RNA sequence: UACUUAUCUUGAGUGGAGGAGAGAACUGGCUCUUUGAUUCCACAGCAACCUGCGAAAUGCAAGGUGCUACAACCAGCAAAGCAAUUGCUUUGGGUGAUAAGGA
Numbered sequence: 001u002a003c004u005u006a007u008c009u010u011g012a013g014u015g016g017a018g019g020a021g022a023g024a025a026c027u028g029g030c031u032c033u034u035u036g037a038u039u040c041c042a043c044a045g046c047a048a049c050c051u052g053c054g055a056a057a058u059g060c061a062a063g064g065u066g067c068u069a070c071a072a073c074c075a076g077c078a079a080a081g082c083a084a085u086u087g088c089u090u091u092g093g094g095u096g097a098u099a100a101g102g103a
Stems, first nucleotide, its partner, number of pairs: 001103001003101006013043005021032003026076004044068003048065003051061003072095001077092006
């Protein structure tokens, strides 16, 4: 890097650096942002997966990854149902992210 499996409506910030956009890609929205965002570093925290303990738990721990605005921020593709008006709900697909596994 690609593949396979599982999950994605809970949870969790301070300081320093820096200086304009950011929230995965594209589009339409909607939010955050010079009262300094996104990003990087340090420390802290959370507990998704692995790991350890436990008979077990929606339990405990926090070692390995990870994560710490808004449902993967919402929607966009298809089917069904409801509504009667371009909407609402459910399911599936596609894409993305994270973990584990063997190549």
Molecule: SAM riboswitch aptamer (S box leader)
Organism: Salirhabdus euzebyi